[in-house]
RNA sequence: AGAGUUUGAUCCUGGCUCAGGACGAACGCUGGCGGCGUGCCUAACACAUGCAAGUCGAACGGAACUGUUUUGAAAGAUUUCUUCGGAAUGAAUUUGAUUUAGUUUAGUGGCGGACGGGUGAGUAACGCGUGAGUAACCUGCCUUCAAGAGGGGGAUAACAUUCUGAAAAGGAUGCUAAUACCGCAUGACAUAUCGGAACCACAUGGUUCUGAUAUCAAAGAUUUUAUCGCUUGAAGAUGGACUCGCGUCCGAUUAGUUAGUUGGUGAGGUAACGGCUCACCAAGACCGCGAUCGGUAGCCGGACUGAGAGGUUGAACGGCCACAUUGGGACUGAGACACGGCCCAGACUCCUACGGGAGGCAGCAGUGGGGGAUAUUGCGCAAUGGGGGAAACCCUGACGCAGCAACGCCGCGUGAAGGAUGAAGGUCUUCGGAUUGUAAACUUCUUUUAUUAAGGACGAAGAAAGUGACGGUACUUAAUGAAUAAGCUCCGGCUAACUACGUGCCAGCAGCCGCGGUAAUACGUAGGGAGCAAGCGUUGUCCGGAUUUACUGGGUGUAAAGGGUGCGUAGGCGGCUUUGCAAGUCAGAUGUGAAAUCUAUGGGCUCAACCCAUAGCCUGCAUUUGAAACUGCAGAGCUUGAGUGAAGUAGAGGCAGGCGGAAUUCCCCGUGUAGCGGUGAAAUGCGUAGAGAUGGGGAGGAACACCAGUGGCGAAGGCGGCCUGCUGGGCUUUAACUGACGCUGAGGCACGAAAGCGUGGGUAGCAAACAGGAUUAGAUACCCUGGUAGUCCACGCUGUAAACGAUGAUUACUAGGUGUGGGGGGUCUGACCCCUUCCGUGCCGGAGUUAACACAAUAAGUAAUCCACCUGGGGAGUACGGCCGCAAGGUUGAAACUCAAAGGAAUUGACGGGGGCCCGCACAAGCAGUGGAGUAUGUGGUUUAAUUCGAAGCAACGCGAAGAACCUUACCAGGUCUUGACAUCCUACUAACGAGAUAGAGAUAUGUUAGGUGCCCUUCGGGGAAAGUAGAGACAGGUGGUGCAUGGUUGUCGUCAGCUCGUGUCGUGAGAUGUUGGGUUAAGUCCCGCAACGAGCGCAACCCUUGCUAUUAGUUGCUACGCAAGAGCACUCUAAUAGGACUGCCGUUGACAAAACGGAGGAAGGUGGGGACGACGUCAAAUCAUCAUGCCCCUUAUGUCCUGGGCCACACACGUACUACAAUGGUGGUUAACAGAGGGAAGCAAUACCGCGAGGUGGAGCAAAUCCCUAAAAGCCAUCCCAGUUCGGAUUGCAGGCUGAAACCCGCCUGUAUGAAGUUGGAAUCGCUAGUAAUCGCGGAUCAGCAUGCCGCGGUGAAUACGUUCCCGGGUCUUGUACACACCGCCCGUCAAACAAUGGGAGUGGUGUUUACCAGAAGUCGUUAGCCUAACCGCAAGGAGGGCGGCGACCACGGUGAGCACCGUGACUAAUGUUAAGUCGUAACAAGGUAGCCGUACCGGAAGGUGCGGCUG
Repeated sequence: AGAGUUUGAUCCUGGCUCAGGACGAACGCUGGCGGCGUGCCUAACACAUGCAAGUCGAACGGAACUGUUUUGAAAGAUUUCUUCGGAAUGAAUUUGAUUUAGUUUAGUGGCGGACGGGUGAGUAACGCGUGAGUAACCUGCCUUCAAGAGGGGGAUAACAUUCUGAAAAGGAUGCUAAUACCGCAUGACAUAUCGGAACCACAUGGUUCUGAUAUCAAAGAUUUUAUCGCUUGAAGAUGGACUCGCGUCCGAUUAGUUAGUUGGUGAGGUAACGGCUCACCAAGACCGCGAUCGGUAGCCGGACUGAGAGGUUGAACGGCCACAUUGGGACUGAGACACGGCCCAGACUCCUACGGGAGGCAGCAGUGGGGGAUAUUGCGCAAUGGGGGAAACCCUGACGCAGCAACGCCGCGUGAAGGAUGAAGGUCUUCGGAUUGUAAACUUCUUUUAUUAAGGACGAAGAAAGUGACGGUACUUAAUGAAUAAGCUCCGGCUAACUACGUGCCAGCAGCCGCGGUAAUACGUAGGGAGCAAGCGUUGUCCGGAUUUACUGGGUGUAAAGGGUGCGUAGGCGGCUUUGCAAGUCAGAUGUGAAAUCUAUGGGCUCAACCCAUAGCCUGCAUUUGAAACUGCAGAGCUUGAGUGAAGUAGAGGCAGGCGGAAUUCCCCGUGUAGCGGUGAAAUGCGUAGAGAUGGGGAGGAACACCAGUGGCGAAGGCGGCCUGCUGGGCUUUAACUGACGCUGAGGCACGAAAGCGUGGGUAGCAAACAGGAUUAGAUACCCUGGUAGUCCACGCUGUAAACGAUGAUUACUAGGUGUGGGGGGUCUGACCCCUUCCGUGCCGGAGUUAACACAAUAAGUAAUCCACCUGGGGAGUACGGCCGCAAGGUUGAAACUCAAAGGAAUUGACGGGGGCCCGCACAAGCAGUGGAGUAUGUGGUUUAAUUCGAAGCAACGCGAAGAACCUUACCAGGUCUUGACAUCCUACUAACGAGAUAGAGAUAUGUUAGGUGCCCUUCGGGGAAAGUAGAGACAGGUGGUGCAUGGUUGUCGUCAGCUCGUGUCGUGAGAUGUUGGGUUAAGUCCCGCAACGAGCGCAACCCUUGCUAUUAGUUGCUACGCAAGAGCACUCUAAUAGGACUGCCGUUGACAAAACGGAGGAAGGUGGGGACGACGUCAAAUCAUCAUGCCCCUUAUGUCCUGGGCCACACACGUACUACAAUGGUGGUUAACAGAGGGAAGCAAUACCGCGAGGUGGAGCAAAUCCCUAAAAGCCAUCCCAGUUCGGAUUGCAGGCUGAAACCCGCCUGUAUGAAGUUGGAAUCGCUAGUAAUCGCGGAUCAGCAUGCCGCGGUGAAUACGUUCCCGGGUCUUGUACACACCGCCCGUCAAACAAUGGGAGUGGUGUUUACCAGAAGUCGUUAGCCUAACCGCAAGGAGGGCGGCGACCACGGUGAGCACCGUGACUAAUGUUAAGUCGUAACAAGGUAGCCGUACCGGAAGGUGCGGCUG
């Protein structure tokens, strides 16, 4: 950085698609390790369980426990004494009170639960970002400073007793403490009010100093000397609150919104300003610079992408905001209207004794659910940080770690070196080989990683000590051993990488183009290859490519796109000179632009990812200083833009009124008679009731011939007889006046062809609709005859056209030439002509532009300003909604869905019921036919066991087939063979060969062997070549398929004159030129001209033949010898070589050329006649059955052999021929003449004889200028007399002949008998232009036999051609084209079918929202004196204050009614799209057969038709 895709090809426009990067991803296949990150994007769905916010006993009174001090009580081991009754002692034990110490702690109290953590529902907002402001504010803990802490009081939890309750919990009575609560004192630099002074400022104001009055503080704890607290004030820091500038998505099919709304005064409220709230007053406020409404959305630093500008995005990390089951509310507090607080309401879940209660994972794990999809109910407070505490310490799912996941990024490995017999195997193969491939094996080496073992951290900080979840982890060392470790996608082009097999428009692939219908590099598999790699692909999304929304950086004549036209509002833009200001602009400085990210440099993990440091960047905003060119603003001036005036001037400019003649039609009268009219041809129609024609008169309406002109006027639509009136604009000249007054113009207003609508007139002609007649398959058309709306007028509406120059308006500039309309000036005149200038209107043309066509001073050139419009085709200018309209309809104007194109210009062809020129037996002029009959032959069809196969318009059909009784033969039936009928190779044996016998339809089988022993070498043993038999397998064989896999051959256009190339030139290119043009020719034949010059294949010529002559040569030929022999070669002839004809000569025409015409001469005259010869190519033309051949198929058969049958069938249809229908003839005679070209040995066969004949016998001659076939026939003479015949000969009977093993199916010929159709052939159609047609016979190939066919040969021998209008075919030039498979093309619409999405729709269901009313929980505020009431006052009564209760205001959920918006669904209905082969027509593309198209109206199955006006595309 581009590429593919519209076309036969090209350029352009234009869409679609691809290659790149990215991801919180998912899915498929695969998976070794480590590091660093990341991990519910969906249901702000519901949550079991555990944990996530506590702490302080150094605030307090208690309680419990353990000791301790003192002291009771109970019971009593043991010991002593004993009178044996008892007494004393008193261990351990139990239970009280008490002193004191310690631990724990429910409660009171303090601080913290407003941080940290989560989520993105809401929010389009001062929410966020950025920059300012607060002279309108608050701030616990922390820091600094100043001052202080005196003296009292009353309660209350806990606790005890008791009551209610299932529980949760609550009530009553009594006791008690405080750093809990409340007075009093003191008190200011605090607060409030009233003053004074100074200074400052930004409007209200602020600061400082000073005076007076009033008001208000405090708490202690611990331990032993210090600390932590407490109160007031000032300041700082931190955190917050509020206000403002600017920025912040889509929709106008949302254009108007708003009543506390906007402002004021006063009050309340707040930390504070403020309609924040309230009372009163005013009527404002916002909005096209987009209000309101609807939809969507957390915002940012950043992230991805991009060259950038931009576009997209907002996971993780960081800042802000909002939320915490939904909605409302306040309390406490420095801070909340509070995620793990409270109250109420709703939904849901749980408990319950049914009375009532409890709960909130969008904290960390985890569960269910949803989903394509996202992890552990882990360890630890060791580190960092947070809360509490004086501290120890406690708490901390913040955090640090670990687990899971290739989810991402980064790094490493799966070994390294050597190793050729290029192993085996695989794959392919032209069978030679190639490839896999140094790859493997094998040898040597290494050990990252994995495994095992040993050692073993940093992270721990501030002097020491102590403290590690991670973790025996990282790391280090050692050992064993290549040992533990490679996949995925792709291979037609884009796009790197190719072969085989399978499949056969199937299965499938596909991002786009597109692959697949029997040789698929595109499907599937394999081998090989390419790419990436622990990943690889796919899907999804975003940016890029896409300059395809274009600021950078696009367009609008014809591709999509200029509004139908003007006036004009807002807005945008704006002439010259000068002064000032400084908003834009430019420069400097300052502040800010958090950190992270990014970039650079350096550093730390072995590197990297990652992390750290420094610098840059953060392109912005604000403040400030300066500059003054440009824009802007203000002032002053100017005249050239613009306008006014004056003097002229042209005009179908507009409106109104009047007048005129020609023509059509109608009416009346006259003349006059049979038609008129109309058409391609007709008919309907009119006319003997007098038309049409003609003369005269009259009526009425509409339009204005000639002039008339790419002439004029107008903004456009448009405007045309003449006159008058009113009126708009232009142009020229002048330079008196104004002094930028200008340009454009969203909305808006006005005008706006035709058709159409309303009301009222009018109506001659024309004429939608309609009717009739034609045409036609039909004809709702074209043509004809009629004919109504309408066309005309007045008034109103409509508002559209191909309203076009398909070209918006304005201004300036940029070569010329030539017309024309209107002015001015100049020279010169008698008038013109001429020169110059302004305005308009055309043509040509240069530069330039353009894809090209083209445009070119009237730009589509060069610039400037403003407006309008475009962004693939279809759906669709449709639907819905809005606005306008009486309606028709107009205007604004989508989406779903669908396609990979649609399109512009130009090129080459092809085609045209386009044009020009030319040719051809193409037509015409002629001759003879075919089509009718019979027969022959081929084909179709049918039939059949088989009727083998092929050929199919011309260019298949007497074609392959130059000859089917068997054979041929490929077909059918039956019978055989299986290495085979045929070829090569191997082994064994045998000579081979040949003969006859039996069975059988034969192939064949069985058995016998009469005969016969070959060639080469030999060491004589044998071997070899060739052959046969047997066997095994390789193989043979196939007229089986594919002519759409092929070669070769052939047909056809067409013996038409064409088809190309090199170089040059032109064109962006396809291409053009040459090859076109003027002549000429049979011809691209030749000449001339020419940006072409040359050349090739074709044409022509060279070749053969025929026509004339010469020379030479002559046997089998010939004969000037009577015959023969002989001789000769003049003639005929034969066959070889030459000559001859070239428009060469003359004349005329023509450009003096080419050439044409005429003539001479000549056997022949303009390529003399005929043949061979067939350019580039077309038809997937024909042939696999001539042959060859790829691939496929069959292999005891689709091969081979044999017998018989079939190819010969027969209702019928077609082609090609023969014979006829007769007198130009038949028959008989004449057997009298005259050819040419061929053939002949398994042959042609003479003379002769036999037979009516076919033929037979026989065999001379001849391998041929010698002999034979061989007789030529039409001819001539006679007869027949127009008949189904003396025409015609089919058919059939009988008898024969020939060939052949064999004529039944199924040959040919002869004789005799029979004697069919047929009397010249409908529509239609073929051949032929001179030795031709026509007619007559002859020969040959094939062949045993069998032509009416085919190929040749000669005999006799015409007619006609004016001419190129028409039919057919062809050539060339040009034109149109929507065709390119090329008109047998393309293509339109209805109807029918399937599918898809959409609109309408009686309705129906839901969501959101607005509004009115009802109702009103909790709570706050206000009010109230019903009840209660510790602290203060009072001697008391009582008071102040407070609480409960009541009332009121506000208000959530809820209810009712009415709208609005959106979504879903809906019988039926409408139009649309898509879909190889449905129906009807043929509208469009060519003059598309009626030129097409636009608007409008009417009509019609449908395309469509017609009317009116317009356009040329």